This record gives sequence, structure tokens and C1' cells, in this order.
RNA sequence: GGGGUAGUGGUUUAGCUUGGCAUGAUACGUGCUUUGGGAGCAUGAGGCCGUCGGUUCAAAUCCGACCUACCCCA
Repeated sequence: GGGGUAGUGGUUUAGCUUGGCAUGAUACGUGCUUUGGGAGCAUGAGGCCGUCGGUUCAAAUCCGACCUACCCCA
């Protein structure tokens, strides 16, 4: 220098192909349960989907550039 893969709550992860209110687990807050802890049950908060643009009535999803990590070629 060229090419490829990945980026989604604190952590991890589904959803992307085929655009239509973002999913689960874990951790956290509250309540129930327990003498207490742990476990369990119920409930709640937490996401501008890596960044900036474009297309569209509508973008995590399609398109372009860039950033970060890893891999391959030179």
C1' cells in the first nucleotide's frame, strides 16, 4: 500500500440476508420469600445500534467516507 471480518444498555448477545416501535442472558434498584446470606419469583431503570453523510414516507439493517480491533497479501 491492497483486501477481508467485527463494532448493538455496565458486560455479553439476537436482530442485518428480505428496511416498518431493538431481543435474551448477566449485573444493578425496589418488593415478596428467608433469622440472615445465597437461590427463587415479580417489577423497574439503563441503548441517539463505532463516527459523519447519502438514499427512502420510514435505516441497527441499503450506499459512501472515516475511526478502532483482528486476520490475509505485498
Record summary: The RNA shown here (transfer RNA) has 74 nucleotides and comes from a Thermoplasmata archaeon. The organism belongs to Thermoplasmata, within Archaea. The coordinates come from a structure-prediction model, not an experiment, and the mean pLDDT is 82. Its Rfam family is "tRNA". About the family: Transfer RNA (tRNA) molecules are approximately 80 nucleotides in length.